The part of an RNA shown here (small-subunit ribosomal RNA, central domain) has 349 nucleotides and comes from an uncultured bacterium.
Context: one part of a larger RNA
RNA sequence: UUGGGCGUAAAGGGUGCGUAGGCGGCCUGAUCAGUCAGAUGUGAAAUACCCGUGCUUAACAUGGGAACUGCAUUUGAAACUGUCGGGCUUGAGUGUGGGAGAGGCAAGCGGAAUUCCCGGUGUAGCGGUGAAAUGCGUAGAGAUCGGGAGGAACACCAGUGGCGAAGGCGGCUUGCUGGACCAAGACUGACGCUGAUGCACGAAAGCGUGGGGAGCAAACAGGAUUAGAUACCCUGGUAGUCCACGCCGUAAACGAUGAAUACUAGGUGUAGGGGGUAACACACCUUCUGUGCCGGAGCAAACGCAAUAAGUAUUCCGCCUGGGGAGUACGGCCGCAAGGUUGAAACUC
Numbered sequence: 001u002u003g004g005g006c007g008u009a010a011a012g013g014g015u016g017c018g019u020a021g022g023c024g025g026c027c028u029g030a031u032c033a034g035u036c037a038g039a040u041g042u043g044a045a046a047u048a049c050c051c052g053u054g055c056u057u058a059a060c061a062u063g064g065g066a067a068c069u070g071c072a073u074u075u076g077a078a079a080c081u082g083u084c085g086g087g088c089u090u091g092a093g094u095g096u097g098g099g100a101g102a103g104g105c106a107a108g109c110g111g112a113a114u115u116c117c118c119g120g121u122g123u124a125g126c127g128g129u130g131a132a133a134u135g136c137g138u139a140g141a142g143a144u145c146g147g148g149a150g151g152a153a154c155a156c157c158a159g160u161g162g163c164g165a166a167g168g169c170g171g172c173u174u175g176c177u178g179g180a181c182c183a184a185g186a187c188u189g190a191c192g193c194u195g196a197u198g199c200a201c202g203a204a205a206g207c208g209u210g211g212g213g214a215g216c217a218a219a220c221a222g223g224a225u226u227a228g229a230u231a232c233c234c235u236g237g238u239a240g241u242c243c244a245c246g247c248c249g250u251a252a253a254c255g256a257u258g259a260a261u262a263c264u265a266g267g268u269g270u271a272g273g274g275g276g277u278a279a280c281a282c283a284c285c286u287u288c289u290g291u292g293c294c295g296g297a298g299c300a301a302a303c304g305c306a307a308u309a310a311g312u313a314u315u316c317c318g319c320c321u322g323g324g325g326a327g328u329a330c331g332g333c334c335g336c337a338a339g340g341u342u343g344a345a346a347c348u349c
Stems, first nucleotide, its partner, number of pairs: 003321004007303002012317001014201004021194003025088007033081002035077008049065006091191001092188003096183003103177007110154001115149007125136002162169002206247006215241002220236004258316006266294011298305002322349003331342004
């Protein structure tokens, strides 16, 4: 490579947009490049295959046949693919009318709580633990009341609830802004799917410059524990956590499950719409979209999955090929650095 695979055994790219490429709805006309059929030429001989023959047999030699699955030329076929032309509306999109949402960005505002500062009351403890101690406190702590400062996060509502491509998003108000859903069915007329390279986004930590700093808290210090204790527990505490701008580009970036389309029993919740019936209010029937649970066929090594498939199929991309060595070395590219990405071999079992 072929084949077989990728939820948990090795294996789905962190996510999107999109270039090349691959693939692509229904009807119709043309063409004949692919495709199919016939003919002709060629496809050397030997070898290999089949039927024979000759050496006593075989090896060996030799006759005939078939084959050489190919290429070229030519004559045809026109279903399918392609190409060119015409048409269609179901795929896709636009428009109209609606309601839902922690979707994004910016500005402003609010209350509770922690800490600190000031003042009042007040007196000997507070704090902490398994028990303690370090620590704080008669220079008046802790408790309590009033006032003030500042930063960060938004209790209840809150829900296998919602929104977003993923990362992720949660107090309130305003402005700007993206997407999805439903209804009727006006418009365009295949405009589609996927997507190597590329581009963009991408938790936390980390980095650069400048701010900010309440609480928390790597490092660090002290107190305990212990044989030791560079830990777990306690008292402190600096980076950091927050903001602006710029980097980094990784995660158990997980549903450990790529995207799209179609088909394939049901039951039961929940979120957002629509329709019908209704004693117009509870409820009932039905439909679309999302999100859960249970379950049949089928699948599966089992666990389990089961219309949100891991079922049945098609298209496109990514990836795997025994364990260790190793996500290492070397080289390339990227980065301020940390490092990231691409990614071996010897050797060994």

Model confidence (mean pLDDT): 90 of 100.